[in-house]
Context: one part of a larger RNA
RNA sequence: GAACGAACGCUGGCGGCAUGCCUAAUACAUGCAAGUCGAACGAACUCUUCGGAGUUAGUGGCGCACGGGUGCGUAACGCGUGGGAAUCUACCCAGAGGUUCGGAAUAACAGUUAGAAAUGACUGCUAAUACCGGAUGAUGUCGAAAGACCAAAGAUUUAUCGCCUUUGGAUGAGCCCGCGUAAGAUUAGCUAGUUGGUAGGGUAAAAGCCUACCAAGGCUACGAUCUUUAGCUGGUCUGAGAGGAUGAUCAGCCACACUGGGACUGAGACACGGCCCAGACUCCUACGGGAGGCAGCAGUAGGGAAUAUUGGACAAUGGGGGCAACCCUGAUCCAGCAAUGCCGCGUGAGUGAUGAAGGCCUUAGGGUUGUAAAGCUCUUUUACCCGGGAUGAUAAUGACAGUACCGGGAGAAUAAGCUCCGGCUAACUCCGUGCCAGCAGCCGCGGUAAUACGGAGGGAGCUAGCGUUGUUC
Repeated sequence: GAACGAACGCUGGCGGCAUGCCUAAUACAUGCAAGUCGAACGAACUCUUCGGAGUUAGUGGCGCACGGGUGCGUAACGCGUGGGAAUCUACCCAGAGGUUCGGAAUAACAGUUAGAAAUGACUGCUAAUACCGGAUGAUGUCGAAAGACCAAAGAUUUAUCGCCUUUGGAUGAGCCCGCGUAAGAUUAGCUAGUUGGUAGGGUAAAAGCCUACCAAGGCUACGAUCUUUAGCUGGUCUGAGAGGAUGAUCAGCCACACUGGGACUGAGACACGGCCCAGACUCCUACGGGAGGCAGCAGUAGGGAAUAUUGGACAAUGGGGGCAACCCUGAUCCAGCAAUGCCGCGUGAGUGAUGAAGGCCUUAGGGUUGUAAAGCUCUUUUACCCGGGAUGAUAAUGACAGUACCGGGAGAAUAAGCUCCGGCUAACUCCGUGCCAGCAGCCGCGGUAAUACGGAGGGAGCUAGCGUUGUUC
């Protein structure tokens, strides 16, 4: 000098665009953050012009694995980059073919009943695109072949939307490898599923991934193992560059969801607002037993130098469901708060010497503040008042918002501070103080003439900011 997710002190007019718990991955009151489909199904209820229409708890389908948060863990194929073969992929696209015949249940519901509650238990009834069986069956699977095996579901307003098998694509994902990716040797040896083979199991898939048996290997001074620290990257800051530091916001990947473990469902999870077990904590309880998880958006307590509203809307963009109408969406878009940052604008312009008054200094003549003020002549950005009023939206639909913007009006009116003035370093005098009080980044000032302390006048610098502190280059 530059930079900052900054903080503190003094000060503070406006607008645009950004940014805003860096600390306790501490604990959380309250509300909201994932639903939707009646064009899959039975049933109940409401309305009815008796045609029908609507609402929904339940069964069923799809979604809830996305989106949003955080950085605990992780020094690792975690990430970056470049390759690879032994894989899967709901919805979507394209191609080929099929969509046949039956059956048994069950929730809802009704009745009985247990419990304080959470939640159940028993009996009986019923439907389906829920479940099961038969048929058909290949270019599908297995197999060397022969052959064996495997499917389906209907709805409707008659336009369609579906369902099953298969091939290919697209998208997404899993796996393996080369290279790169902190510090410490005051860590030198580490390793028994360890390294390899055979057989079996297992997975969507290669593999000690797992098991049995066999062999005795494997890594390491080019740093194994251990310890400490840490999410990685695109980037960001700085620098002429090389490099150094860093990884907030935005984007990609990873990991996590009170702590630890586990699987279920599913195309996909070992699942933030799912389940089970254990633990800590909080709450309810009739003491028998139950409920909970903000590292979602707001908000509270605590911690801290320090970080915002318990706001509006689905209008746009996108996501889920639905044929659709539409519903949901604290994603998102907006508004609110904060000079936290960057950028822009303003706080007036011209004229005005009796160089007014006052202040300060003075050699007492004067000098300086100073064209500064007053006065005169103007202007109206901004702020204020009145009127009009968008784009964003497409036939309709606008939270923002009567906002941006435009026109008119009155009036200099509503708007300047902070730090410094010994040298480095731009800027000097007086008074007070008297090694005191104090200053200070370094050198150093202060003990009676202090341009260095405190005040005043004057000056210098920056300016809605200025200075201090912290951190990085």
The part of an RNA shown here (small-subunit ribosomal RNA, 5' domain) has 473 nucleotides and comes from an uncultured bacterium.
It matches the Rfam family "Bacterial small subunit ribosomal RNA".